[in-house]
Molecule: small-subunit ribosomal RNA
Organism: uncultured Synergistes sp.
RNA sequence: AGAGUUUGAUUAUGGCUCAGGACAAACGCUGGCGGCGUGCCUAACACAUGCAAGUCGAACGGAGAUAUUAAGGAAGCUUGCGAAUUAAUAUCUUAGUGGCGGACGGGUGAGUAACGCGUGGAUAAUCUGCCCAUAAGUGGGGAACAACAGUUGGAAACGACUGCUAAUACCGCAUAAGCUGUGGACUCCGUAGGGAGAGUACAGUAAAGACGGCCUCUGAAGAUGCUGUCGCUUAUGGAUGAGUCCGCGUCUGAUUAGCUAGUUGGCAGGAUAAAAGCCUACCAAGGCGACGAUCAGUAGCCGGCCUGAGAGGGUGAACGGCCACACUGGGACUGAGACACGGCCCAGACUCCUACGGGAGGCAGCAGUGGGGAAUAUUGCGCAAUGGGGGAAACCCUGACGCAGCGACGCCGCGUGAGUGAAGAAGGCCUUCGGGUUGUAAAACUCUGUUUUAAGGGACGAAAGAUAUGUAUAGUAACUGAUAUGUAUAAGACGGUACCUUAAGAGGAAGCCCCGGCAAACUACGUGCCAGCAGCCGCGGUAACACGUAGGGGGCGAGCGUUGUCCGGAAUUACUGGGCGUAAAGGGCACGCAGGCGGAUAUGUGUGUUUGUUGUGAAAUGCCAGGGCUCAACCCUGGAGUUGCGGCAGAAACUGCAUAUCUGGAGUACUGGAGAGGGAAGCGGAAUUCCCGGUGUAGCGGUGAAAUGCGUAGAUAUCGGGAGGAACACCAGUGGCGGAGGCGGCUUCCUGGCCAGUAACUGACGCUCAUGUGCGAAAGCUGGGGUAGCGAACCGGAUUAGAUACCCGGGUAGUCCCAGCUGUAAACGCUGAAUGCUAGGUGUGGGUGUCGUAGGGCAUCCGUGCCGGAGUUAACGCGCUAAGCAUUCCGCCUGGGGAGUACGGUCGCAAGAUUGAAACUCAAAGGAAUUGACGGGGGCCCGCACAAGCGGUGGAGCACGUGGUUUAAUUCGAUGCAAACCGAAGAACCUUACCUGGGUUUGACAUGUACGUGUUACUGAUCUGAGAGGAGAGGGACCCAUGCUUCGGUAUGGGAGCGUACACAGGUGCUGCAUGGCUGUCGUCAGCUCGUGUCGUGAGAUGUUGGGUUAAGUCCCGCAACGAGCGCAACCCCUGCAUCCAGUUGCCAUCGGGCGAGCCGGGCACUCUGGAGGGACUGCCGGCGACAAGCCGGAGGAAGGUGGGGAUGACGUCAAGUCAUCAUGGCCCUUAUGUCCAGGGCGACACACGUGCUACAAUGGCCGGCACAGCGGGAAGCGGAGGGGCGACCCUGAGCGGAUCCCUUGAAAGCCGGUCCCAGUUCGGAUUGCAGGCUGCAACUCGCCUGCAUGAAGUUGGAGUUGCUAGUAAUCGCGGAUCAGAAUGCCGCGGUGAAUGCGUUCCCGGGUCUUGUACUCACCCCCGUC
Repeated sequence: AGAGUUUGAUUAUGGCUCAGGACAAACGCUGGCGGCGUGCCUAACACAUGCAAGUCGAACGGAGAUAUUAAGGAAGCUUGCGAAUUAAUAUCUUAGUGGCGGACGGGUGAGUAACGCGUGGAUAAUCUGCCCAUAAGUGGGGAACAACAGUUGGAAACGACUGCUAAUACCGCAUAAGCUGUGGACUCCGUAGGGAGAGUACAGUAAAGACGGCCUCUGAAGAUGCUGUCGCUUAUGGAUGAGUCCGCGUCUGAUUAGCUAGUUGGCAGGAUAAAAGCCUACCAAGGCGACGAUCAGUAGCCGGCCUGAGAGGGUGAACGGCCACACUGGGACUGAGACACGGCCCAGACUCCUACGGGAGGCAGCAGUGGGGAAUAUUGCGCAAUGGGGGAAACCCUGACGCAGCGACGCCGCGUGAGUGAAGAAGGCCUUCGGGUUGUAAAACUCUGUUUUAAGGGACGAAAGAUAUGUAUAGUAACUGAUAUGUAUAAGACGGUACCUUAAGAGGAAGCCCCGGCAAACUACGUGCCAGCAGCCGCGGUAACACGUAGGGGGCGAGCGUUGUCCGGAAUUACUGGGCGUAAAGGGCACGCAGGCGGAUAUGUGUGUUUGUUGUGAAAUGCCAGGGCUCAACCCUGGAGUUGCGGCAGAAACUGCAUAUCUGGAGUACUGGAGAGGGAAGCGGAAUUCCCGGUGUAGCGGUGAAAUGCGUAGAUAUCGGGAGGAACACCAGUGGCGGAGGCGGCUUCCUGGCCAGUAACUGACGCUCAUGUGCGAAAGCUGGGGUAGCGAACCGGAUUAGAUACCCGGGUAGUCCCAGCUGUAAACGCUGAAUGCUAGGUGUGGGUGUCGUAGGGCAUCCGUGCCGGAGUUAACGCGCUAAGCAUUCCGCCUGGGGAGUACGGUCGCAAGAUUGAAACUCAAAGGAAUUGACGGGGGCCCGCACAAGCGGUGGAGCACGUGGUUUAAUUCGAUGCAAACCGAAGAACCUUACCUGGGUUUGACAUGUACGUGUUACUGAUCUGAGAGGAGAGGGACCCAUGCUUCGGUAUGGGAGCGUACACAGGUGCUGCAUGGCUGUCGUCAGCUCGUGUCGUGAGAUGUUGGGUUAAGUCCCGCAACGAGCGCAACCCCUGCAUCCAGUUGCCAUCGGGCGAGCCGGGCACUCUGGAGGGACUGCCGGCGACAAGCCGGAGGAAGGUGGGGAUGACGUCAAGUCAUCAUGGCCCUUAUGUCCAGGGCGACACACGUGCUACAAUGGCCGGCACAGCGGGAAGCGGAGGGGCGACCCUGAGCGGAUCCCUUGAAAGCCGGUCCCAGUUCGGAUUGCAGGCUGCAACUCGCCUGCAUGAAGUUGGAGUUGCUAGUAAUCGCGGAUCAGAAUGCCGCGGUGAAUGCGUUCCCGGGUCUUGUACUCACCCCCGUC
């Protein structure tokens, strides 16, 4: 410090979300130790039990206990001892009286929005026990009440009556320095009332003793006196504490706007420590409030704490200050202090006791219990320390406090080991199988001993004070006492704890979250939009780095995550520090009170402002510097700081205030000027409609086309007359006027504003404006008029799938006028008002000045437009009429939806207007611009795209393909164009992938390892079987090395083969949405891009747009572009022309031979063959064009403007097609989803679609005769001639691996002649019967061909739809691939050989420029009413 998320991408706006820090936390998983902190946030819910406030016998009278002494003397022994009893002394205890303290300490936050709190002041309006200082005093009496005793009530709590008694309890009296009150006079001071002081007169008002010591008296008890200490009383002052008052500050709501009768003030009185309506009586009628009263909601406040750069925001646990409260509400008493947490009284609720008559109680003290809750601890130890109460003190009390216990609740510290250690072990995981990783990690070796365990030692915290006893100081007659100092004594909860030592031993001690991006960290398997994850975006539908698990990794670490809350990031409420033309946001307009802001000069003042100084801003906290616990947390000391408030003293520029002045702002006056500015009255013509009359006749009207409607009862049309209402053509203009709404015939009257000029007058009189007031289109409402035209609603007619619409015919309210209401509009310039400043150019409206004879020019002011610079803006744009630069004031905005809705208030007759939420829900909504795509938008252009033509298809029969259906199976794929005679250039078996049945399991096929094997491999009669297969006599080898050998062979080992076993083979099983390759399509369309530069914040643009031209992004010109690449074109092939070379198998002009035939000799001229180079380039001429590119015409030429045809397919699109051509990741099957075999199926058939063939006939059919091709193919082949058959074909087999022979007959259409005569025919040939032929193991399912016979539909095909622009369409035949056989298909070949093209409006597709867009999965879409 930022990041993710709206889009195809961009920019800005804008919300949502994340990373940080914090916590009195809780929950999940985990958990070794210690220190310091911290722990009911919820029910101010209810509480069992114990404890938390007592103390003083040195205030008092009693009572009791013990000890001693004396008296006493029962029982018993008896010298005497000796219980009870009595007295005295000493010590101890304490119920009561009395004193002080229970107003502190401790708890809680319910209430409280308040002088409650904070801060600063005031008290001249006050009090203050204990404490300190000073001054003075402490005399003398009296009467009671507890305790106690007796009687008595009650269950108890608790009393009642009678009697006795003490005091530092109570009450008079005395004294009165002082104090208080009153009167009078004086001094000083002050902020008004007033305060202080010294005198004076009169009046009033105090007290208590206790305990030591000494002296005297006394028989004793004791008394008097002196003295010390502690008390007591009065007064003054101090200190401390408290009361009261005031300035300022202190949450939310206006959908709370008015509140108030003791209310505001006065006078008198009362009350209080004290001012005051604090209270009472009387008088007056005030007081508070938009600077937010009142009401409602919420809340203890602060120092601080958390966060933040800060300003701020949030918070108010622990610690500290203040306040409030103590079961709830009320009240007072006592007291220095309370209206009192562990006091009293009353009322209430609740709980408990009860003898039912009555009583008792208050944990928001410490523990603890129940309850509530996500959630919060021990019924612990001790007064040793610190502090508090009482006491002279010892001491007592103290759940304050000090400690311990429980909880990872927080912060801090430590540990769970350290070093060496590569065979990089094993195991796990991954793998491309090579390896990688876990990983120096482990093991192993060498160490250490924090911690742990055990044993031993063992603290600081204790000093003061007290007691005992000395000393010193000053003083006393002396003693006490005080101060200083010494010695001794006792006292530790924590705790045998911290700490130290020794020993043992790596031994007892690691988890949690995360790994798609944000955000550090990746793989495998499982799952398959399931299970699940998720803070946001989003993952998961079979290859998930996002789910679950594992391995690995990242982060933190005795913790880690989650949830919740707060701040931050968020400049997302903007003071610091935002905005409002289009993103949310300018009020419809004006006037204007309050408020805010305000021209020039001078003087004064000192409000704001500012400087210095001073008081305060408690401590703690935070910061800095030191110090103490081994460090740290924690604790201690010091410093700075504490941004604030107050006092005092200065300054005077600016602001405020006061005074005086000025004219520039503003206004007035005068002179001119323009105008649909407003109101009222009157007048006018054109037009529509209606009425009357005339002429006139069959239609009118209306529409895209019609109909409803009007019209023979006379319309429309036309002429004349009349009535009535509304609106004012032309002029007329981004012209004028007005604040906006708005204003349009003419005249008159009344009236507002504006502009220019003059510079006479006033002298800041100004600007803005919440609330308020007025104006305010249309529609609507109320009452009354009016109504020609128009015209919601409504009624008809059309349109349409429907048509509650658009179109047509009617038509009510309304539109008009008067009076009133409503108060809203895209009331828009989507731009508030005012003032000043900041380049120009060019129109237009209204003035003025000046120059000029004039047209006109120049200058200036006001208005109204366009373009444009700087500047500005997210961009678009704005740009002196700002959206620029500044100032002032007002209004408004804070994500989208819900919603301008609901509720409430106000207004309205109503309709409704105005003000104006929330729950819930989404992660966006929205602006500007960009690239595309699209449009039943536009411009330009092209294409058999339309048009113009020719022929088809759609109807028939048949063939083929597909869908569907059927089936055991009808294998699979292809599905708009771009699937459907497609994969398939050819399913009887095979093919074959499908079905049924039968077999087989290392396999039909490949490689490797191990073992076996001469009874081998191989061959195989025969049997069985549908076949595959099974059984199986007989025959029967080979190669290499070594040894032996009688050279015959044999033994061992190995190879090949075979068998067995294991690895593996195999799969036309799935995924074309995991892929490669190949292919289709847009499209042979002219496009698609890049580098550098330039422009733009950017996506992007430019180039590639523009003017011409082209088949073409082809070329030329221009241009912030200049170049380049892939495409186009050309280069390649075929074809068309001639030349050259070559001349067999081709050819034959000339010569010769031959009955004839290029048959032979011969020849290579020609044809042809196949090679080479040539030829065409807008090269030439004319015109047009821009002196260009090019276009048009012409010449020449075989060919002319790309000559014709082919091959060639840019960047990309369609998750297009293909896992069944092939290849291939992953998944699946493994006695089967592999493999072998027989038979069947792929050939089914109610239907539907597509592609073809044959036809429907006379431009024809049939018969006879006669002509002319080219491309190709041929050895398991083509097959001549000859023979046979009506024919398919058969017999035979010459020649030919082919420019030679054959297919191949001089092809068919064609030409010549004949016949048929318009018909279901001599058209058409389907279907069927019979008889044959061919191929092939085999034609039943299921081939082709032939002959004879049969002779169906069909007479030119609805809507619709398709091909083709010339050697094309149409028509005619021929060849080939595949193939044993089997084309109407496919690929080729030649023969005959047209018609039409005006043209680009329209349909389809495409290119390019532009425009709109809420589309971008891109119109086969998107949005969305009911």